[in-house]
Context: one part of a larger RNA
RNA sequence: UUGGGUGUAAAGGGUCCGCAGGCGGCAUGUCAAGUUACUUGUUAAAUCUUUGGGCUUAACCCAAAGGCUGCGAGUAAGACUGGCAAGCUAGAGAAUGGGAGAGGUAUGUGGAAUUUCUGGUGUAGUCGUAAUAAGCGUUGAUAUCAGAAGGAACACCAAAGGCGAAGGCAGCAUACUAGAACAUUUCUGACGCUCAGGGACGAAAGCGUGGGGAGCGAAAGGGAUUAGAUACCCCUGUAGUCCACGCCCUAAACUAUGAUUACUAGAUAUUGGAAGUAUCGACCCUUCCAGUGUCGUCUAAAAAAGCUAACGCGUUAAGUAAUCCACCUGAGGAGUACGGUCGCAAGACUAAAACUC
Numbered sequence: 001u002u003g004g005g006u007g008u009a010a011a012g013g014g015u016c017c018g019c020a021g022g023c024g025g026c027a028u029g030u031c032a033a034g035u036u037a038c039u040u041g042u043u044a045a046a047u048c049u050u051u052g053g054g055c056u057u058a059a060c061c062c063a064a065a066g067g068c069u070g071c072g073a074g075u076a077a078g079a080c081u082g083g084c085a086a087g088c089u090a091g092a093g094a095a096u097g098g099g100a101g102a103g104g105u106a107u108g109u110g111g112a113a114u115u116u117c118u119g120g121u122g123u124a125g126u127c128g129u130a131a132u133a134a135g136c137g138u139u140g141a142u143a144u145c146a147g148a149a150g151g152a153a154c155a156c157c158a159a160a161g162g163c164g165a166a167g168g169c170a171g172c173a174u175a176c177u178a179g180a181a182c183a184u185u186u187c188u189g190a191c192g193c194u195c196a197g198g199g200a201c202g203a204a205a206g207c208g209u210g211g212g213g214a215g216c217g218a219a220a221g222g223g224a225u226u227a228g229a230u231a232c233c234c235c236u237g238u239a240g241u242c243c244a245c246g247c248c249c250u251a252a253a254c255u256a257u258g259a260u261u262a263c264u265a266g267a268u269a270u271u272g273g274a275a276g277u278a279u280c281g282a283c284c285c286u287u288c289c290a291g292u293g294u295c296g297u298c299u300a301a302a303a304a305a306g307c308u309a310a311c312g313c314g315u316u317a318a319g320u321a322a323u324c325c326a327c328c329u330g331a332g333g334a335g336u337a338c339g340g341u342c343g344c345a346a347g348a349c350u351a352a353a354a355c356u357c
Base pairs, nucleotide, nucleotide: 004328005327006326007311008310012325014201015200016199017198021194022193023192025088026087028085029084030083031082033081034080035077036076037075038074039073040072041071042070048066049065050064051063052062053061054060091191092188093187094186095184096183097182103177104176105175106174107173108172109171110154115149116148117147118146119145120144121143125136126135162169163168206247207246208245209244210243211242215241216240220236221235222234223233258324259323260322261321262320263319266295267294268293269292270291271290272289273288274287275286276285306313307312330357331356332355339350340349341348342347
């Protein structure tokens, strides 16, 4: 390589956009590049097959014919793939309409709480723990009342709930802005799918510059515990956490499950939309579309088929198929060395071998 795989054994890229490439709906005409058939040329010798012959036979040797594989030329076919021309509407997109949503960015604003400060009341403790101690407190703490300041996060609503490509997103209001679902079937007419390289985004931590700093809190200091205690517990506490701008580009970035399309029993709950029935109206009820869950043992109920090594998955597939991409190939050495690219750095990406078993 052929082949086999990627939920948990090695293996799905963190996510999306997208050029090249690969693949691609229905139907008509045409061309004949792919394709198929026939004819023909070539395909050195030796080897191979068949027939005949020569060494006593065989191996071996000689002669004739044929063949493999590939390529060239000609003729024909016109289904399929492809090219071209002109079409179609089931894919895709657009338009219109009323709704849903913590989708994003910016600005403003609200209340509770913690802390600090000021003032009042008030007096000896308070805090903390399994128990202590350190800490705080007669320079008046803790407690309590009133006021002020500042920062960060948004109780209830809240849900198996919603939105987003992923990371992620939650007080409230406004402005700007993106996407999805449903309905109408009005328009375009295959405009599609996937995507190496490339681009954009990408939690937390970390880095740079300037702010900010209430609470929490790596490091650090103190007190305990202990044989020791560079920890777990307690008291402090710097960076950080927050904001603006610029980097970093990694996560158990997980559904450990790539994207798209089609097909294959259901039951039930819920979110959004629509239609129907009913009604004074709404709720309820029935149906359809799109999403999100569950169907495990006891149990109220069987989880159908199928798949799987089992666990389990089961219309949100890990079932049945198709297309495209990524990745895997014994364990360790090692996601390391070297080289290269990127980065301010930390480091990231790419990525071996010797050797050992």
This is a predicted structure of a 357-nucleotide part of an RNA (small-subunit ribosomal RNA, central domain) from a Candidatus Magasanikiibacteriota bacterium. Its mean pLDDT, the model's own confidence on a scale to 100, is 81. The organism belongs to Candidatus Magasanikiibacteriota, within Bacteria. Rfam family: Bacterial small subunit ribosomal RNA.